Model confidence (mean pLDDT): 84 of 100. Transfer RNA from Rousettus aegyptiacus, 73 nucleotides, folded computationally. Rfam family: tRNA. RNAcentral holds the sequence, with entries from Rfam.
RNA sequence: GGCUCCAUAGUGUAGCGGUGAGCACGUCUGCUUCACAUGCAUAAGGUCCUGGGUUCAUAUCCCAGUGGAACCA
Numbered sequence: 001g002g003c004u005c006c007a008u009a010g011u012g013u014a015g016c017g018g019u020g021a022g023c024a025c026g027u028c029u030g031c032u033u034c035a036c037a038u039g040c041a042u043a044a045g046g047u048c049c050u051g052g053g054u055u056c057a058u059a060u061c062c063c064a065g066u067g068g069a070a071c072c073a
Stems, first nucleotide, its partner, number of pairs: 001072002004069004010025004018056001027043001029041003049065005
């Protein structure tokens, strides 16, 4: 330099254009315990990497950028 893929909560991950963005772990609070762990219940936490475009409507499609990974040279 070329090409392909990835970017979603603190971590990991799902979400094939259609209306509160979900799950697991973690965190807060409560119950349970003498206490802890486990278990149960509840709650908080997201600019869906950034900026444009398409569309009635985009996390999802298109373009550019940024960061990362693999391959070719």